The RNA shown here (TPP riboswitch aptamer (THI element)) has 92 nucleotides and comes from a bacterium.
């Protein structure tokens, strides 16, 4: 100093490269999460997966970044909160 767009409960999804080293161990890079019983996400759906051995920039190097992207698919339901609209009854 912001803060409606958030929190739970059961159930479902989903992804796990890259570089350095002799494979391992360790270590480093991105990232929520890179095998953590963790981490994200479930239609108000960019978690994910398909285009894609795409396109441009970058790196030692990878889906590192950016575009592609209003794309084509993609896992629900309840209870709570809170927002807003309506109606209604109350006051005035």
């Nucleotide at each position: 100093c912001a803060c409606a767009a958030c929190c739970g409960u059961u159930a479902g999804g989903g992804g796990u490269g890259g570089c350095c080293c002799a494979c391992a161990a360790g270590g480093c890079c991105u990232g929520a999460g890179a095998u953590a019983a963790a981490c994200c996400c479930u239609c108000c759906g960019a978690a994910c997966c398909u285009g894609a051995a795409c396109c441009g920039g970058g790196u030692c190097g990878u889906a590192c970044c950016g575009g592609c992207g209003u794309a084509g698919g993609g896992a629900a339901a309840c209870g709570g909160a809170c927002u807003c609209u309506c109606a209604a009854a109350g006051c005035a």
The prediction has a mean pLDDT of 80.